[in-house]
Context: one part of a larger RNA
RNA sequence: UGACGGGGACCCGCACAAGCGGUGGAGCAUGUGGUUUAAUUCGAAGCAACGCGAAGAACCUUACCAAGUCUUGACAUCCUUCUGACCGGUACUUAAUCGUACCUUCUCUUCGGAGCAGGAGUGACAGGUGGUGCAUGGUUGUCGUCAGCUCGUGUCGUGAGAUGUUGGGUUAAGUCCCGCAACGAGCGCAACCCUUAUUGUUAGUUGCUACCAUUUAGUUGAGCACUCUAGCGAGACUGCCCGGGUUAACCGGGAGGAAGGUGGGGAUGACGUCAAAUCAUCAUGCCCCUUAUGUCUAGGGCUACACACGUGCUACAAUGGCAAGUACAAAGAGAAGCAAGACCGUGAGGUGGAGCAAAACUCAAAAACUUGUCUCAGUUCGGAUUGUAGGCUGAAACUCGCCUACAUGAAGCUGGAGUUGCUAGUAAUCGCGAAUCAGCAUGUCGCGGUGAAUACGUUCCCGGGCCGUGCACA
Numbered sequence: 001u002g003a004c005g006g007g008g009a010c011c012c013g014c015a016c017a018a019g020c021g022g023u024g025g026a027g028c029a030u031g032u033g034g035u036u037u038a039a040u041u042c043g044a045a046g047c048a049a050c051g052c053g054a055a056g057a058a059c060c061u062u063a064c065c066a067a068g069u070c071u072u073g074a075c076a077u078c079c080u081u082c083u084g085a086c087c088g089g090u091a092c093u094u095a096a097u098c099g100u101a102c103c104u105u106c107u108c109u110u111c112g113g114a115g116c117a118g119g120a121g122u123g124a125c126a127g128g129u130g131g132u133g134c135a136u137g138g139u140u141g142u143c144g145u146c147a148g149c150u151c152g153u154g155u156c157g158u159g160a161g162a163u164g165u166u167g168g169g170u171u172a173a174g175u176c177c178c179g180c181a182a183c184g185a186g187c188g189c190a191a192c193c194c195u196u197a198u199u200g201u202u203a204g205u206u207g208c209u210a211c212c213a214u215u216u217a218g219u220u221g222a223g224c225a226c227u228c229u230a231g232c233g234a235g236a237c238u239g240c241c242c243g244g245g246u247u248a249a250c251c252g253g254g255a256g257g258a259a260g261g262u263g264g265g266g267a268u269g270a271c272g273u274c275a276a277a278u279c280a281u282c283a284u285g286c287c288c289c290u291u292a293u294g295u296c297u298a299g300g301g302c303u304a305c306a307c308a309c310g311u312g313c314u315a316c317a318a319u320g321g322c323a324a325g326u327a328c329a330a331a332g333a334g335a336a337g338c339a340a341g342a343c344c345g346u347g348a349g350g351u352g353g354a355g356c357a358a359a360a361c362u363c364a365a366a367a368a369c370u371u372g373u374c375u376c377a378g379u380u381c382g383g384a385u386u387g388u389a390g391g392c393u394g395a396a397a398c399u400c401g402c403c404u405a406c407a408u409g410a411a412g413c414u415g416g417a418g419u420u421g422c423u424a425g426u427a428a429u430c431g432c433g434a435a436u437c438a439g440c441a442u443g444u445c446g447c448g449g450u451g452a453a454u455a456c457g458u459u460c461c462c463g464g465g466c467c468g469u470g471c472a473c474a
Base pairs, nucleotide, nucleotide: 001474002473004470005469008467010465011464012463013462015458016457019422020421021420022419023418026314027313028312029311030310031309032308033307034305035304042053043052064300065299067297068296070294073125077124078123079121080120081119082118083117084116088103089102090101091100092099106115107114108113127289128288130287131286132285136283137282138278139277140276141274143272148187149186150185151184152183153182154163155162156161167178168177169176193266194265195264196263198234199233200232201231202230203229204228207224208223209222212221213220237260240254241253242252243251244250316415320374321373322372323371324370325369332363333362334361337356338355342351343350344349381412386407387406388405389404390403391402392401428450429449430448431447432446433445434444
């Protein structure tokens, strides 16, 4: 000087407390461990691994296993030589790749050749998801969006170092003010960026409809007031008032205002820590394999199952289930695509195809609300499991997809110790969309609808900041 303390003082955070909802019990989904296996490919491991890499394992993917091939190779460059092709097609063979035979078949030319392609050969080489993340780059997580981390000059100290950065206030903040042997500066904080909340103006189609006419319908004429869209502006700055405060920074209250003291949300992650993660995104040193640890193919596996754990979904019901009726979104996607009306089917779906490269057409809401019924039961709750019959995608759903109908109707009556999320348009609850994708979503990332309770406070638990103190540590 740091780190540490079951020492002290001050401060902060859904850290506790106050509340609301979960999880831990059940069934299932999914990941992991373990076990099993020919193989169950590999990585991730307290927080910060475990719905993680994987935004989607039937084949492919695929790296694993057993089997069948190839050996200058599936891919790249160079050399020698031969041919004129390559592509495509037919037949045989095979589980398929491989292999065998046949047909078809180049361009330019100064006729020397050149280009391109294929076969053969020779080696240089290719190739490796083989090892090492403790050799590395790059990227990422975490402390933590915590308020810190430093430098120049000066001063002090023999020196390591200190000072500044401490102190008194204040702040979300090393934010600002005052003081001070310090004076300044840099990286962080804040602001600048995006979005959302209000409004003016410009614009008025594909959007909108107050007035006039018209219609089943903003459908059409008409209009651009309104909504909306999207450009440019305005607006919030403690600017104004009162009180407190050191006359300061600032704090409390108020006015006006759509919004008030960083308005809400996002992007943005200082010096560093964890020899943190990744050699399997990629790149790369060294080591290793080279008729195999490379390559191709069909099949299997990654989907196993006495069990244990994590993360979720669905429930256990009446604030509910069922039946009928009937409203209201936002954000997105769409051409090998989204697909309306109509018809067929109990349904999944099928037929057919209007319209739409989309403010135009399509995908396309649910909870809520109204009426009826069920009357507290393992039930008209719950839907696992299983059987049968179907639908869709796709060469192909046996291992191993999703969906539908009928039948079946398991556990489960609110969950021990414990543990977790959340402070407002939040929690809870309800649907919708997208990426990946032929098909496959309870996951992920977004979107809106309905919409709470509580916070006295900082003694305690956890994490963090600052000061000074002790010290068996460096």

This is a predicted structure of a 474-nucleotide part of an RNA (small-subunit ribosomal RNA, 3' major domain) from an uncultured bacterium. Its mean pLDDT, the model's own confidence on a scale to 100, is 84.